[in-house]
RNA sequence: GGGCCGGUAGCUUAGUUGGUAGAGCGCCGCGCUGGCAGUGCGGAGGUCAGGGGUUCAAGUCCCCUCCGGUCCA
Numbered sequence: 001g002g003g004c005c006g007g008u009a010g011c012u013u014a015g016u017u018g019g020u021a022g023a024g025c026g027c028c029g030c031g032c033u034g035g036c037a038g039u040g041c042g043g044a045g046g047u048c049a050g051g052g053g054u055u056c057a058a059g060u061c062c063c064c065u066c067c068g069g070u071c072c073a
Stems, first nucleotide, its partner, number of pairs: 001072007010025004019056001027043006049065005
């Protein structure tokens, strides 16, 4: 330098043919307990790596850039 895969909540990640951004763990509150642990219920938390384009509508499609992994030279 080139090819491929990936970047979504604090962490691990799902997201189908473009149509309300979800789950588990963790965190916060309440109940059960003498307390802890555990468990039940409820809640907060997202610039979908960044920018631009297409579209009525983009996590999803197109272009550029950045970061990580991998292969080739």
The RNA shown here (transfer RNA) has 73 nucleotides and comes from Candidatus Roizmanbacteria bacterium RIFCSPLOWO2_01_FULL_39_19. It matches the Rfam family "tRNA". Its family is annotated with triplet codon-amino acid adaptor activity in the Gene Ontology.